RNA sequence: GAAGCCUGCCAGACCGCCGCUGGUGCAAUUUCCGAAAGGAAGCACUGGAGGAACGUCCGGACUGCACAGGACAGCGUAGGAGGUAACACCUCUCCACCGCAAGGUGAGGAUCAGAGCAACAGAGACGAGCCGGUUGAGUCCGGGUGAAACGGGCAAUCUCUACGCGCAGCAAUACCAAAUAGGCCAGCAUUGAAGCGGUUCGCUGAGCUGGCGGGUAGGUAGCACCGAGCCGGGUGGGUGACCCCCGGCCCAGAUUAAUGGCGGUCACAUUUUGUUGUCGCAAGACGGCAGGAUGCACAAAAUCCGGCUUAUCGGCGGGCUUCACAC
Numbered sequence: 001g002a003a004g005c006c007u008g009c010c011a012g013a014c015c016g017c018c019g020c021u022g023g024u025g026c027a028a029u030u031u032c033c034g035a036a037a038g039g040a041a042g043c044a045c046u047g048g049a050g051g052a053a054c055g056u057c058c059g060g061a062c063u064g065c066a067c068a069g070g071a072c073a074g075c076g077u078a079g080g081a082g083g084u085a086a087c088a089c090c091u092c093u094c095c096a097c098c099g100c101a102a103g104g105u106g107a108g109g110a111u112c113a114g115a116g117c118a119a120c121a122g123a124g125a126c127g128a129g130c131c132g133g134u135u136g137a138g139u140c141c142g143g144g145u146g147a148a149a150c151g152g153g154c155a156a157u158c159u160c161u162a163c164g165c166g167c168a169g170c171a172a173u174a175c176c177a178a179a180u181a182g183g184c185c186a187g188c189a190u191u192g193a194a195g196c197g198g199u200u201c202g203c204u205g206a207g208c209u210g211g212c213g214g215g216u217a218g219g220u221a222g223c224a225c226c227g228a229g230c231c232g233g234g235u236g237g238g239u240g241a242c243c244c245c246c247g248g249c250c251c252a253g254a255u256u257a258a259u260g261g262c263g264g265u266c267a268c269a270u271u272u273u274g275u276u277g278u279c280g281c282a283a284g285a286c287g288g289c290a291g292g293a294u295g296c297a298c299a300a301a302a303u304c305c306g307g308c309u310u311a312u313c314g315g316c317g318g319g320c321u322u323c324a325c326a327c
Stems, first nucleotide, its partner, number of pairs: 001323010012266007020048007030041004050298001055308001057307005062169004074165005079093005094108001095106004109160002114158002116154002126151001130143004173221004183212006194204003227250001229249006236243002268295012
């Protein structure tokens, strides 16, 4: 210098104006929405998307229901050892395959428990028969084809073995709670309830009043978390995943569902114009400065965590391998 392998990180920055939303404090004790439950409104300070918040694939927390114990069924996992709350995740390691190598991939338990399976070719394809030779004897040897032939293979076909798993999910679940309809109880009512706008008459003719309880709409909690928490440090342990110790921090959160919009400056990338430098005979190559244009990814929480998969314009590192050249 070229070509590669593994791995860590960033995900534009700042300023001004106008907004959205959570929390805390103050003010007010008022106003508004609502039948109620409950919610909203002012000012100040302050918090406000991601590395994947995606997918909803795996594992847990949490909640309700179920549950003596054992076995079966069903689903899942699969070399060995370890990490972890747990896992199908991660680490180390053995083996197999790929790569010159760094490294990568693995659906890597069992085929003498049993079943099933194989196009074409071939006499015959899963179960021993068939043909030739041979022997005391199905005793031994061979058999064109075909990936596999007189024995074997396939378990990502069923199966067996070992281990794990109760079912459902925040639309879980708990509490508050209308209107309307229906239910129950009590009282009144054909000796006339109620209606016909007030009174009387008249007509119609079976309900009326109060209470209770359940469910629904709606509201609140769950739910914004002192925790499998985040950040920093350790001449702590371990090959490592990870664990331990010390210090600091409190860090989004709704249910039309916030995290935004506009303007400016700078940065970055691509392209273009002008100018200029170095090398070169030249064509040209590689840059510097200034201006213009365009672009700036994938994607956006919804009960919360740990993983995995997939998407991603660009940029900044770290370790290693092979080849070439120079010393």
About this RNA: Bacterial RNase P class A from a Pseudomonadota bacterium, 327 nucleotides, folded computationally. Taxonomically the source falls in Pseudomonadota (Bacteria, Pseudomonadati). It is recorded under the gene name rnpB.